Source information: A computed fold for a 102-nucleotide RNA from Kordia periserrulae, annotated as SAM riboswitch aptamer (S box leader).

[in-house]
């Protein structure tokens, strides 16, 4: 790094530096930024996998810590593909997380 699996309408911040643009890709919209957004650092915090305990139904369900990855505007910010509808629902596709496996 390539794959395969599983999840993504809850949660959850301040300070320091930077300086013009961000919000994954194509396109529309929409929000958000000099009352300094994005990134980066610390230091807090949320609890999504692992991870630990019940229950045993072993497909799975509640708790429970904060080790390791993660995460802390707007449903993955919405909408665009495809069924059926009629203005919505369900599903793919793709992205982000995490474990495994070569």
């Nucleotide at each position: 790094u390539c794959g395969u699996u599983a999840u993504c309408a809850a949660g959850a911040a301040a300070g320091g530096u930077u300086g013009a643009g961000g919000g994954a890709a194509u396109a529309g919209a929409c929000c958000c930024g000099c009352u300094g957004a994005c990134g980066c650092c610390u230091u807090a915090g949320c609890a999504a996998c692992c991870c630990u305990u019940u229950a045993c139904a072993u497909u799975u369900a509640a708790a429970g810590a904060a080790g390791g990855u993660g995460c802390u505007a707007c449903a993955u910010u919405c909408u665009a593909c495809u069924g059926c509808a009629g203005u919505g629902c369900a599903g793919a596709u793709a992205g982000a997380u995490a474990a495994c496996u070569a």

Source information: The model forms 97% of the base pairs in the Rfam consensus. The prediction has a mean pLDDT of 82. The sequence was found by an Rfam model in a public genome assembly.